[in-house]
């Protein structure tokens, strides 16, 4: 220069006008309404979205409920190598092991499968206390040749096809992801860890290392497949809801109790609380009388809780930000300066001109012209730490492979 | 703002303990009729919402996303 990897950082500037929120001030005297209390409205200064404010996927703080002295244990959910970091996490940050890539680098729910159940479809012989389709060898039988012996029948001997054994074997073939260690030499009918070297595997005295693990004399032929993001074990971690959590103030209207007034349809019982009978009103049994069901008991004053409508807190000084300085590979921790940095409530953070930047477009043969078009994802709602998602461009640093040049 | 469900053929569902997915209706052809509707036979149709892991193997079991859908306030 090309390509490629990783980390971090910004995410439109600058000026004018107009506005929208919210604290401060207007001098014990800003106007204007109000009896206050407080509203509204001007002026003035000063603050007003993010890196993800998103998904609500984990961890907390706050708040409220259960329960116990303090916890722990059954169930459930979760995490899962080690160490260290943190209020604490599943995050982080340094190692180990394993996989990828020439490398920089990247990936990995990564404890147990020699506790125990369970699945391993289809093929295939066989799929889990291995088995033996095709082969390969053995023995015996038939057949077909050939050779030797005899004069001839006939007998050895080799050897093709075939068939049989409760024969051997697993090395080659075929299936399957996966088929009971690899490779290579002895050996043997023929094979095989049968035996031997290497490797691999399982144990391992000892050395390194906080540890995970790494080496590794020596021993054992080698029997233990795969899945636990299938149940189960082991080991740790979790009480539940969540600011529509919780506190406080808290009406009009209705109803609920208490307590007076008003001459409230009659009568009757009463333990004073109310029942019971007639008689009224309303409904209703399609409609009127009759019958039959159910339902009502004036009107009015004071006062009580209540926790609703609405209103106030919760609510923003924080596990803060920013610099600098020790420590620590690091994540991150400690000390000093310094700074106050949105708090709304159907929900402010807005919208408009000009300039400049950066992409694209167009017109020029080119510097260039500036003539169009675009600047992402996205919007705080108690707050923090993270993870994950979205995301135009653009800026800086480290380090890998190649090419060139010197 | 929180907190739970779900997502399979055009529509409504099934889909056990992971092993190449069905039913009902709805469309297509033939058949029966004058015909047509019902009846009868036969057939098509699927990125199991997307994506990524985990196994040999995913509708299923685990993680991101995405859409729909209910629920708390809520009640004197």
């Nucleotide at each position: 220069c090309c390509a490629g990897c990783u980390g971090g950082c910004c995410g439109g500037a600058c000026g004018g006008c107009c506005g929208c929120u919210c604290c401060g001030g207007c001098a014990a005297g800003g106007g204007c309404c109000g009896a206050a209390a407080g509203g509204c409205c001007g002026c003035c200064g000063g603050g007003g979205a993010g890196g993800a404010a998103a998904g609500u996927c984990c961890g907390g703080g706050c708040u409220c409920c259960a329960u116990g002295g303090a916890a722990a244990a059954c169930a459930c959910g979760g995490u899962g190598c080690c160490g260290g970091g943190u209020a604490a996490u599943g995050c982080c940050c340094g190692g180990c092991g394993g996989g990828g890539g020439u490398g920089a680098c990247c990936c990995c729910a990564g404890g147990g499968a020699a506790a125990g159940u369970g699945c391993c479809a289809c093929a295939g012989a066989a799929a889990g206390c291995a088995a033996a389709c095709c082969g390969c060898c053995c023995g015996c039988c038939u057949c077909c040749g050939c050779g030797g012996c005899u004069c001839a029948c006939g007998c050895c001997g080799c050897u093709u096809c075939g068939g049989c054994g409760c024969g051997g074997c697993a090395a080659g073939g075929g299936u399957g992801a996966a088929a009971g260690g690899g490779u290579g030499g002895g050996g043997u009918a023929a094979g095989a860890g049968c035996c031997c070297a290497c490797c691999g595997c399982g144990g391992g005295a000892c050395c390194g290392g906080c540890a995970a693990c790494g080496g590794g004399a020596c021993c054992g032929g080698c029997u233990c497949g795969g899945c636990a993001a299938a149940c189960c074990c082991c080991a740790c971690c979790g009480g539940g809801a969540g600011c529509a959590a919780g506190a406080c103030c808290g009406a009009a209207u209705a109803g609920g109790g208490a307590u007076g007034g008003c001459g409230c349809g009659a009568g009757g019982c009463u333990u004073c609380g109310g029942c019971c009978u007639c008689a009224g009103g309303c409904c209703u049994g399609u409609u009127u009388u009759c019958c039959g069901g159910g339902c009502c008991g004036g009107c009015u004053g004071u006062c009580c809780g209540g926790g609703u409508a609405g209103g106030u807190u919760g609510c923003g000084c924080g596990a803060g930000g920013c610099g600098u300085c020790c420590g620590g590979c690091a994540a991150c921790g400690g000390g000093c300066g310094u700074c106050c940095c949105a708090g709304a409530g159907g929900a402010a953070u807005g919208g408009c001109c000009g300039u400049c930047a950066c992409g694209g477009g167009g017109c020029g043969a080119a510097a260039g012209c500036u003539c169009c078009c675009g600047u992402a994802c996205a919007g705080a709602a108690c707050c923090c730490g993270g993870c994950u998602u979205a995301c135009a461009g653009g800026c800086c640093g480290a380090c890998u492979g190649g090419c060139g040049u010197u | 703002g929180c907190c739970g469900c779900a997502u399979u053929a055009g529509c409504u569902c099934a889909g056990u303990c992971g092993g190449u997915a069905g039913a009902g209706c709805a469309c297509c052809u033939c058949a029966u009729u004058c015909g047509u509707a019902a009846u009868g036979a036969g057939g098509g149709g699927g990125u199991c919402g997307c994506u990524g892991g985990u196994u040999c193997g995913a509708g299923u079991c685990c993680g991101g996303c995405a859409u729909g859908c209910g629920g708390c306030a809520c009640c004197a």
This is a predicted complex of two RNAs, RNase P RNA and transfer RNA, with 482 nucleotides together. It holds a member of the Rfam family "Bacterial RNase P class A". Rfam describes the family as follows. Ribonuclease P (RNase P) is a ubiquitous endoribonuclease, found in archaea, bacteria and eukarya as well as chloroplasts and mitochondria.